The RNA shown here (c-di-GMP-I riboswitch aptamer) has 83 nucleotides and comes from Peribacillus glennii. Of the family's consensus pairs, 95% are formed in the model. It was read from a public genome assembly, where an Rfam model found it. NCBI's taxonomy places the organism under Bacteria, Bacillati, Caryophanales, Bacillaceae, Peribacillus.
């Protein structure tokens, strides 16, 4: 240094929910709040999933250009140092 992740140390982030707000919705943002997380830091490149405004339609529905990075993989950056 890399790999790895401890009953170590210093810390970090923030699920559900509530309030306000944006949005057609999924969901996002801010404050409170902690379920948890060794990348739960960042990036939609691939897959998967969610929504269906608009478009199409046999009026049953179909569809992403919308979204989820706390769904998986991948890329990239990073604190500490036991086995």
């Nucleotide at each position: 240094a890399a790999c790895c992740g401890a009953u170590a140390a210093a810390g970090g982030c923030a699920a559900a929910c509530u309030u306000a707000u944006c949005g057609a919705a999924a969901g996002g943002u801010a404050a409170g709040g902690a379920c948890g997380c060794a990348a739960a830091g960042c990036u939609u490149c691939a897959g998967a999933c969610c929504u269906a405004a608009g478009g199409c339609u046999a009026u049953g529905g179909c569809u992403a250009u919308g979204g989820u990075g706390g769904c998986u993989g991948a890329g990239u950056u990073a604190c500490c140092g036991a086995a």